Large-subunit ribosomal RNA, domain IV from a Candidatus Woesearchaeota archaeon, 328 nucleotides, folded computationally. Its Rfam family is "Archaeal large subunit ribosomal RNA". Its family is annotated with ribosome and structural constituent of ribosome in the Gene Ontology. Model confidence (mean pLDDT): 86 of 100.
Context: one part of a larger RNA
RNA sequence: UCUAACUAAGGGAACUCGACAAAUUGGUCCUGUAUCUUCGGUACAAGGGAUCCCUGCGAUUGUCUCGCAAGAGGCGAUUACAGGGUGCAAUAACCGGGGAGGUCCGACUGUUUAACAAAAACAUAGCUUCUCGCAAGCCUGUAAAGGUGAGUAUGGGAGGCCACGUCUGCCCAGUGCUAGUACCUCAAACUUCUUUUCAAGGGAGCUAAGGGCUAGUAAACGGCGGGAAUAACUAUAAUUCUCUUAAGGUAGCGAAAUGCCUUGUCGUUUGAAUGACGACCUGCAUGAAAGGCGUAACGAGAUCUCCAUUGUCCCUAGUUAGAAUCCC
Numbered sequence: 001u002c003u004a005a006c007u008a009a010g011g012g013a014a015c016u017c018g019a020c021a022a023a024u025u026g027g028u029c030c031u032g033u034a035u036c037u038u039c040g041g042u043a044c045a046a047g048g049g050a051u052c053c054c055u056g057c058g059a060u061u062g063u064c065u066c067g068c069a070a071g072a073g074g075c076g077a078u079u080a081c082a083g084g085g086u087g088c089a090a091u092a093a094c095c096g097g098g099g100a101g102g103u104c105c106g107a108c109u110g111u112u113u114a115a116c117a118a119a120a121a122c123a124u125a126g127c128u129u130c131u132c133g134c135a136a137g138c139c140u141g142u143a144a145a146g147g148u149g150a151g152u153a154u155g156g157g158a159g160g161c162c163a164c165g166u167c168u169g170c171c172c173a174g175u176g177c178u179a180g181u182a183c184c185u186c187a188a189a190c191u192u193c194u195u196u197u198c199a200a201g202g203g204a205g206c207u208a209a210g211g212g213c214u215a216g217u218a219a220a221c222g223g224c225g226g227g228a229a230u231a232a233c234u235a236u237a238a239u240u241c242u243c244u245u246a247a248g249g250u251a252g253c254g255a256a257a258u259g260c261c262u263u264g265u266c267g268u269u270u271g272a273a274u275g276a277c278g279a280c281c282u283g284c285a286u287g288a289a290a291g292g293c294g295u296a297a298c299g300a301g302a303u304c305u306c307c308a309u310u311g312u313c314c315c316u317a318g319u320u321a322g323a324a325u326c327c328c
Base pairs, nucleotide, nucleotide: 001323002322003321004320005319006318007317008316010314011313014312019309027051028050029049030048031047036041038163052085053084054083055082056081058079059078060077061076062075063074064073065072066071086090098307099306100305101304102303103302104301105299106298110122111121126161127160128159129158130157131156132155137148138147139146140145164294165293166292167291169224170223171222174221175220176217177216178215179214180213183212184211185210190205191204192203193202194201225243226242227241228240229239252286253283264280265279266278267277268276269275
């Protein structure tokens, strides 16, 4: 000096990206419990008291003896209350929750990168779309055959979203998909014509799917504007005009896990805040099942604050056991 432990007066997060680490709390009994809530919970919420030994007096109870019974007594078990005693300390060791309040995300229990990631990722119940009538559809296989399936639409298969509550706006022009289609287009085969004949070649006719055409379809892939003017101060624009689109972003939310400018502005919190929370809306570039917005409970999730607590720090010191330096 390091490693592993232990202890520290006064202060108590001043340390630090961040209370990381350590400390605090802890069992049992009694008491007492806010807020929110899907009325189940939250909840061991929080907070307060007790805990050992002796004695006394009650209560409940097992069994035995006596007794006709009621009951009495003996030996045990559990337990309330009261008085007294010891110690700094009575769950004295081991074991053994720190707590509270905001916000974000994900409903939850669960699953995952064996050996740098456990999460907000995956899954999930539930919602929803498409498809399939069974010798089906989908999957494996060249096939035979097999799985789904000893199943039969309250079923199977393929997707999307993800409890619950409340909702899910407009656009079918593009790309898909579905349906229809008098007509047009359309290959080979076939029919037929073609130099007098044959061959090759050329032309015409007929025609499937497909395409054209006509519709539908967005919980299909996707998309959801710009410029001017205008109200008895100013500002703003309910209103009007205009260009333009398939339609011009509705409800909601909003400096957000999304906001460049940006440490936006205001308020609360602090002595001081690029933080947090609550608002505002000027949304670079929010937005409705690639779901929008809420949400009790839950979380080794992210972030902020407070209480308690502490060698994290002020500011280091000491002890114990090892390692190393050093000597042999």